[in-house]
RNA sequence: UUCGAUAAUAGCAAACCCAUUGAAAGGUGGGGGCGCAAAGCCGCGGGUCUAAGGUUAAUGAACUAAGACAGCCGGGUUGCCGAAA
Numbered sequence: 001u002u003c004g005a006u007a008a009u010a011g012c013a014a015a016c017c018c019a020u021u022g023a024a025a026g027g028u029g030g031g032g033g034c035g036c037a038a039a040g041c042c043g044c045g046g047g048u049c050u051a052a053g054g055u056u057a058a059u060g061a062a063c064u065a066a067g068a069c070a071g072c073c074g075g076g077u078u079g080c081c082g083a084a085a
Stems, first nucleotide, its partner, number of pairs: 001084004011036002016031006034071001040077003044074003047069004053064004
């Protein structure tokens, strides 16, 4: 530097359930375990989701300040074990 083997050691934890928090998306804790070699960290680019508040409107809603997602794709950054060069 490239790679991830039915190797070893450790780690994370989808859906779902419970509690809690939030307007919501979602977050946090516990159970759970679909998966993950960065499923560690950073909203920087794209994307997706929410829209209490605001604007337009006038009941159908649309747009949006703002917020969320790192387990959607890039990017940045740090790193365990092993293999190959």